Model confidence (mean pLDDT): 82 of 100. The RNA shown here (SAM riboswitch aptamer (S box leader)) has 121 nucleotides and comes from uncultured Phaeodactylibacter sp. Rfam family: SAM riboswitch aptamer (S box leader). Gene Ontology term of the family: regulation of gene expression. From the family's description: The SAM riboswitch is found upstream of a number of genes which code for proteins involved in methionine or cysteine biosynthesis in Gram-positive bacteria. The sequence was found by an Rfam model in a public genome assembly.
Formats: sequence, structure tokens, C1' cells
RNA sequence: AUUUUAUUCAGAAGGGUGGAGAGACCGGGCUCUGUGAAACCCUGGCAACCGCACAGAAGUGAAAGGUGCCAAUUCCCGCCAACUUGCCGCUAUAUUGCGGCGAUUAUUGGACAAAUAAAAU
Repeated sequence: AUUUUAUUCAGAAGGGUGGAGAGACCGGGCUCUGUGAAACCCUGGCAACCGCACAGAAGUGAAAGGUGCCAAUUCCCGCCAACUUGCCGCUAUAUUGCGGCGAUUAUUGGACAAAUAAAAU
């Protein structure tokens, strides 16, 4: 670096250096930021993927160790579908059902991408 699997609406502080950006890329929003952004360092913490213990898988427990993380849902949306709705056509138990075209919101689901862990190459 690539692939696979799992997870991603929860959780988590203070100080030092630094000196203007940051929120993965791109676009549109919206937030945070000189009452100091990013980055790095120290201490602290959160969590439980590997590992540890009990075990035989599942599971349970603790948090020595290996990572990871400590604004906002992966901050939200952008790709697809459904729902909603207008028109047309057919149908029917008469405003029901089906199909096509269009509209633009909200919601839901999925996909893509990203991040983290483990394994393999």
C1' cells in the first nucleotide's frame, strides 16, 4: 500500500510550545477558533479491537501491555431507492389499486468514500 472482517447517533480534561487556521478529499452548508486554530510534547482520562484471566465457541471480568480516541451523528447534505405529491392512462368494491412522466421538501433504508482495529498478501 492492497484485500477481508467488525465497528462508527455513547464516552473522554488540564498544561507547555506554536501563531492561523480547522472540521478526511471535492462542492454546498453550518460550526469551532487571538477568551488562541492546526501540529508537536507532558500529565490525565474515555473505550474495550488485539492481548490478559475464567473458559472449549459464545460469553463474562479487569484494564498490566499493543493500538486508538478525548466539539458538534463520520457535524449535515451531495449517489440510489422508498415514502409524499402534481399530471396522464388503465382498473375498480367509486376515489381503491397499478403503471408512466415530473416536482421538491422532510423522513427512512442502502451504496460510495473515510476513520479505527485485527488478519492476510